Molecule: transfer RNA
Organism: Nanobdellota archaeon
RNA sequence: GAGCCCGUAGCGCAGCCUGGAUAGCGCGACUGCCUCCUAAGCAGUAGGUCGUGAGUUCAAAUCUCAUCGGGCUCG
Repeated sequence: GAGCCCGUAGCGCAGCCUGGAUAGCGCGACUGCCUCCUAAGCAGUAGGUCGUGAGUUCAAAUCUCAUCGGGCUCG
């Protein structure tokens, strides 16, 4: 230098190919119930401008381009 893969909540991930209107799951955090207390269990709440920027579109996590970070391969 070239190609490919990954980046979505504090952590681990799904959704992306086939655009569709509220972005979700598990763990964790917090609150309440329960309990003598803790744990477990049950109920609920908060937390994300989907790495960043731009473009296409009525509409973008999803398509296109550029760019940043990480990994692998090739030269």